[in-house]
Molecule: small-subunit ribosomal RNA
Organism: uncultured Candidatus Saccharibacteria bacterium
RNA sequence: AGAGUUUGAUCCUGGCUCAGGAUGAACGCUGGCGGCGUGGAUAAGGCAUGCAAGUCAAGGGGACCCGCAAGGGUAACCGGCGAACGGGUUAGUAACACGUAGAUACAAACCCUAUUCACGAGUAUAACUAAUCGAAAGAUUAGCUAAUCCUCGAUGGUCUGAGCAUAUAAUUUUAUUAUGUGCUCAGUAAAGGUUUCGCAAGAAGCCGGAAUAGGAUUGGUCUGCGGCCUAUCAGCUUGUUGGUGGGGUAAUAGCUCACCAAGGCGAUGACGGGUAGGGGAGAUGAGAGUCUGUUCCCCAACAAGGGCACUGCGACACGGGCCCUACUCCUACGGGAGGCAGCAGUCGAGAAUAUUGGGCAAUGGGGGAAACCCUGACCCUGCGACGCCGCGUGCUCGAAGAAGCCCUUCGGGGUGUAAAGAGCUUUUCUAAGGGAAGAACCUUCGGGUGACGGUACCUUAGGAAUAAGGGGGUGCUAACUCUGUGCCAGCAGCAGCGGUAAUACAGAGCCCCCAAGCGUUAUCCGGAUUUAUUGGGCGUAAAGAGUCUGUAGGCGCCCCGUCAGGUUUUCUGUUAAAUCUCUAGGGCUUAACCUUAGAGCUGCAGAAAAAACCGGCGGGGUAGAGGGCGUUAGAGGCUGAUGGAAUGGUCGGUGUAGGGGUGAAAUCCGUUGAUAUCGACUAGAACACCAAAUGCGAAGGCAUUCAGCUGGGGCGACCCUGACGCUGAGAGACGAAAGCGUGGGUAGCAAAAAGGAUUAGAUACCCUUGUAGUCCACGCUGUAAACGAUGGACACUGGCUAUUUGAAGUGUCGACCCUUCAAGUGGCGAAGCUAACGCGUUAAGUGUCCCGCCUGGGAAGUACGACGGCAACGUUAAAACUCAAAGGAAUAGACGGGGACUCACACAAGCGGUGGACCAUGUGGCUCAAUUCGACAACAAACGAGGAACCUUACCAGGGCUUGACAGGCUAGUGAAAAGUUGAGGAAACUCGACUCUACCCACAAGGACACUAGCCCAGGUGCUGCAUGGUUGUCGUCAGCAUGUAUCUUGAGACGCUCCCUUAAAUGGGGUAACAUGCGCAACCCUUGCCCUAUGUUUAAUUUGUCAUAGGGGACUGCCUUGGAUAACAAGGAGGAAGGUGAGGAUGACGCCAAAUCAGCAUGGCCCUUUGAUGCCCUGGGCUGCACACGUGGUACAAUGGGGCCGACAAUGGGCGAAGCCGCAAGGCAGAGGUAAUCCCAUCAAACGGCCUCUCAGUUCGGAUUGAGGUCUGCAAUUCGACCUCAUGAAGCUGGAAUCGCUAGUAAUCGCCAAUCAGCCAUGUGGCGAUGAAUAUGUUUCUGAGUCUUGUACUCACCGCCCGUCACAUUAAGGGAGCCGGCAGUAGCCGAAGUCCCACGCAAGUGGGCCUAAGCUAAAGUCGGUAACAAGAAUGAAGUCGUAACAAGGCAUGGGUAGCGGAAGCUGUCCAUG
Repeated sequence: AGAGUUUGAUCCUGGCUCAGGAUGAACGCUGGCGGCGUGGAUAAGGCAUGCAAGUCAAGGGGACCCGCAAGGGUAACCGGCGAACGGGUUAGUAACACGUAGAUACAAACCCUAUUCACGAGUAUAACUAAUCGAAAGAUUAGCUAAUCCUCGAUGGUCUGAGCAUAUAAUUUUAUUAUGUGCUCAGUAAAGGUUUCGCAAGAAGCCGGAAUAGGAUUGGUCUGCGGCCUAUCAGCUUGUUGGUGGGGUAAUAGCUCACCAAGGCGAUGACGGGUAGGGGAGAUGAGAGUCUGUUCCCCAACAAGGGCACUGCGACACGGGCCCUACUCCUACGGGAGGCAGCAGUCGAGAAUAUUGGGCAAUGGGGGAAACCCUGACCCUGCGACGCCGCGUGCUCGAAGAAGCCCUUCGGGGUGUAAAGAGCUUUUCUAAGGGAAGAACCUUCGGGUGACGGUACCUUAGGAAUAAGGGGGUGCUAACUCUGUGCCAGCAGCAGCGGUAAUACAGAGCCCCCAAGCGUUAUCCGGAUUUAUUGGGCGUAAAGAGUCUGUAGGCGCCCCGUCAGGUUUUCUGUUAAAUCUCUAGGGCUUAACCUUAGAGCUGCAGAAAAAACCGGCGGGGUAGAGGGCGUUAGAGGCUGAUGGAAUGGUCGGUGUAGGGGUGAAAUCCGUUGAUAUCGACUAGAACACCAAAUGCGAAGGCAUUCAGCUGGGGCGACCCUGACGCUGAGAGACGAAAGCGUGGGUAGCAAAAAGGAUUAGAUACCCUUGUAGUCCACGCUGUAAACGAUGGACACUGGCUAUUUGAAGUGUCGACCCUUCAAGUGGCGAAGCUAACGCGUUAAGUGUCCCGCCUGGGAAGUACGACGGCAACGUUAAAACUCAAAGGAAUAGACGGGGACUCACACAAGCGGUGGACCAUGUGGCUCAAUUCGACAACAAACGAGGAACCUUACCAGGGCUUGACAGGCUAGUGAAAAGUUGAGGAAACUCGACUCUACCCACAAGGACACUAGCCCAGGUGCUGCAUGGUUGUCGUCAGCAUGUAUCUUGAGACGCUCCCUUAAAUGGGGUAACAUGCGCAACCCUUGCCCUAUGUUUAAUUUGUCAUAGGGGACUGCCUUGGAUAACAAGGAGGAAGGUGAGGAUGACGCCAAAUCAGCAUGGCCCUUUGAUGCCCUGGGCUGCACACGUGGUACAAUGGGGCCGACAAUGGGCGAAGCCGCAAGGCAGAGGUAAUCCCAUCAAACGGCCUCUCAGUUCGGAUUGAGGUCUGCAAUUCGACCUCAUGAAGCUGGAAUCGCUAGUAAUCGCCAAUCAGCCAUGUGGCGAUGAAUAUGUUUCUGAGUCUUGUACUCACCGCCCGUCACAUUAAGGGAGCCGGCAGUAGCCGAAGUCCCACGCAAGUGGGCCUAAGCUAAAGUCGGUAACAAGAAUGAAGUCGUAACAAGGCAUGGGUAGCGGAAGCUGUCCAUG
């Protein structure tokens, strides 16, 4: 110090999340030791038990015990002091409670200092004794007694009160008040005890008593200032505010009472509501801040809830009292007792918080003369890793490196010097021994006193001995592999992982981080400049109020003087201690911790000084502001008149069948006379042209013309006022359209409504009608995309240009024009600003002042409340919940029922088809034991398959085999193996045999090679995944595009280049240009073909020419001419030429797209099947040919441009074949010549074609399906399931609906021939070959596709996109809600305990009464919360329903306000915005 996350990518805005630190913590896993700290945060819920406040015998009398006595002891009672401290808790309290700085109308036991005093008298009472009541607690009566108990009297001063006199001070004089001094009068005190001496009296000491003054310290009271949220709390208050007089207090005071006055507080937030003890301080932070208030210290408040007083120096009293209430306990039922928020402990609730311990040794407190007693304060101990700090769990050596485990490319690598092993050490641990400080105190002077603790510490011995885990390893964020799993199980702080190769799940190995801890959760600060004082914004991201006037407030010109409030400086006081920071030290072995000294602790108050600035006061000025004078433009406003056009209506004339309306129609109007046309009259509304980037107004807004009244502005030159200014919370006024009320008016238009169309529907768009409304008057409403999405004011900062208004100058007779100045309205642009777009003297630039507003999206401008409104509604304005985004600008693409340009058999113009029939073939579907598999818009469907009867074959049934049909290797054995012949079983495979024959290297053996058998490694798989892949291929598309380097521009994504103009088939070329080049494509190079030449010559009956074949070369390049064009590129035309502008055709297919196709051609990762019922292998048979049906591709036809018959003619490419001859109607057979091919054969080489004859328009002499019979051929085999021949049969079909395909020239169309595959063939398919041989193209409007540029976009999985609303289902939260329940705070009334006070009575004790009051009861309303039938909306939820509203011109541009309507998005009217 930052990082992740919105996007295809970018910049910005903006939220969410993370890394750090902290905690009185809790939870999970783990756990060796010590030190120092710390530990009921929830139920201020309830509490068993023990302890937590007593002491004094030197105040008093008595009792009891010991003692001979002296004396000592015990402790009840009276009395004194203490118990108001210490300890606990944080409920209440928003307050003088706290903090800080001050003040004084006050008080004070104990303590200190000083002075003085202490004389006399008296009667009660407890204890005790006696009696009585009660279960108990306790109580009553009678009697005795003392005091440092109580009472009375005396004395008394500096004490108190009153009066007088006097002095001083203050206030405005009189006069009053305060203080001091003097005098007089009145009032108010006391207590003794003990020790020593002494016979005693008495004296002395000590401890006490009383008064006064002072001190110390503590407390009471008052004041300024400071510190929470809420205005959806705006008005509050009757003892209230003040006065007078009583009362009351220690003391001021409405503290209280009576009377009088009517005040007091409040937007600088009263009153109300919510929350909360406050501070020193703590956490964090660079700081400013934000959050917190545990331990420790200070203060406050409380003591079961509530009230009250008594005692006392002090209390309204935690371990005192009285009463009420709730609760608990005892009881003999009559009555009683109690208060852990003291220390322990217990129950409860809770995620959660400790010992019913030791000691008064220390420190401190109470009492006491003291010893001493008491002290759950305190000092210690125990428990808890709760925190901080420290230590340890060993150290050195030890392999090119054991084992195990993990990974592996199988070579190795990792764990890893780690272990083992060797040596060393002993902190810690165990055992033994020694052993503190903390002790300043007391004392009988001898001595005694340590809870912690036999602890810390020290010594010795033993032995590596007793001691490591947690979290993490996709990025942020340090650390990676394997296996399992397969959107499952699960993970997750955010982004996100998981759908068969998961570094993200789970396990393992290894690694990383921290370490007796590590993680998680919760909370706070930080990061977050994400509330912005430091330190943010508001044109489009959230955000300028619709506009103006103006109150409070804030801010404000120049000069002089003055004050010193702000400000600045210095000083003083204070800011408790602790904490914290710094400096210098000290004590525990170190540290944490403790401690000494000093400084600081940003605050407050006071004093002194300064006088610039801000501020106050006084005086002056004129530049701001305003006024006067002159002049001027204008749809500024209000009122009243006025004009013509148009439209509708009425009447009349002319006139006849239509009119109107639309994309097309219909509803509608019209023969009762429309529309059209002419005339007259009438009605209401709006104002064409002028008119414009115009003008005016604060905004809304304002337009015929004229008049009246009226507001504001500009300009000019002088005069006047003298800061009068700017802004403006509240407030007030104005405020389009729609809407509302009352009354008018109503021509046109037109929500709603009705009808007609459109449509799947059409509550719409279109049409015909049409009511509110639109208009006027008066009143309300108060909102708009009320927009420049830009608040107001002032100042400064280059310009150019247009226009409106005014003035001046020049000029002119005058005007126009020109120049300058001022004010407005626009355009373009320097600097600058901006995320960019853009803004730019009319700022979104640079500054100042004031106001308004914003703080992620949704929920929501909604709910509740309040205010306003007749209503509609408006204003103000949340939360729960939910998401990780929502958004702005710009970029590249894609898309558009956007635009421009260009191209293509894309359309058009033509020719021929498909779609109808029958057949062939492929596909779907169905069927089946199986109908093997793949391919599915274009880019599947005569496709893989260029040949399914067996084989193929992958499918099915059955029969078999298991190292296997096939490869390599190892071990062992056997032997030749192999080959040939053959027998049995069997459907075959196969199984079981028989026979014959043979030996390579080598003399034999061994060994090798080969084969078999057994076994082991392994084979095998057309099993899965084309979404793990290679290779190959299709498609856009033979379209002209696709990229790169450098340079430049941009914050950046990106752009430029490649845009533009001309041109081309072409990113082809030329020109221009912030680009210049380059690459892959285009073209060319290659092949075929057309013309010529040369060479060669197997074949050709033959020869040469030549055709022809082969090889090589030439030729065409816009080369030439004309015209056009920028002179260029190029285009048009022409000449020549076989060929002319790429001559024709082929091969050649850029970057990429479709997770396109193929694991079944091949290869290949991974997965799966495989010693027995295999997904492998072999075999027989079947199937792939199955048939209601649907689709695709073809063939043949429907006929006369034809069919049939006869005759006649002309090819090329190919292949290896098979000729002649003979037989057969034919398929074919016999036969075998020739031929390894320019020679022979297929092959007469063909058909369409030509000639002649016939048929004569018909289901035919068309058509040939189907079927029957008989044959031929191939093949082991022709039934499923072949082709062909002959005879017979003769179906549908008479040119094909919607729709759709191909083709631009040797093309379409028509015609035949050949070939591959192949035994044969289901070939009408496919690939080639030639023959005959057209028509048409005006052209680019439209359809489709493509290219370039541009535009819009909410799309980027890219329009097959995105996305809205209702409905249905589930879940959730909040609001409303008839009610029901509860809390809180009061009000009114009733009743009213204890108790103070008052009154009466009483000698007193006391009794009675009264005022007030806690609690209780009643009533009505308030407020907050809980719950609830029900209804409505909201949010969320992989694959629900209905539509299609929005994004493109989103198919009716969208949106805002308003009104009506509609299942829903929405539609329509009206005004407005351009987003």